The RNA shown here (c-di-GMP-I riboswitch aptamer) has 92 nucleotides and comes from Ammoniphilus oxalaticus. The RNAcentral record of the sequence draws on Rfam. NCBI's taxonomy places the organism under Bacteria, Bacillota, Caryophanales, Paenibacillaceae, Ammoniphilus. Its mean pLDDT, the model's own confidence on a scale to 100, is 84.
[in-house]
């Protein structure tokens, strides 16, 4: 340096769920809790993919005219979907 995760040491993270808070929502944060994880570390200011639609924009429909309604769109999110970057131990 390459590839791999059978074994070793020190360990690390923490799904669902519950409670509290933030948010329109998706989702996030904290505490408890462990389904799992060798990258479950970092990157969503520029790869793919997914989630959400309050405001706004466009369209539909409706009305005397609005409001309300429906559809699409991210500027909002997800790294525990793939990806990129870095990296512990052991084997090779």
């Nucleotide at each position: 340096u390459u590839u791999c995760g059978a074994u070793u040491a020190g360990g690390g993270c923490a799904a669902a769920c519950a409670c509290a808070c933030c948010g329109a929502a998706a989702g996030g944060u904290g505490u408890g809790g462990a389904c799992g994880c060798a990258a479950a570390a970092c990157u969503a200011g520029a790869g793919g993919g997914g989630c959400u639609u309050a405001c706004g924009u466009a369209g539909c429909g409706g009305u005397g005219a609005u409001u309300a309604g429906c559809u699409a769109c991210a500027u909002g999110c997800c790294a525990g979907c793939c990806a990129g970057u870095u990296g512990c131990c052991g084997a090779u």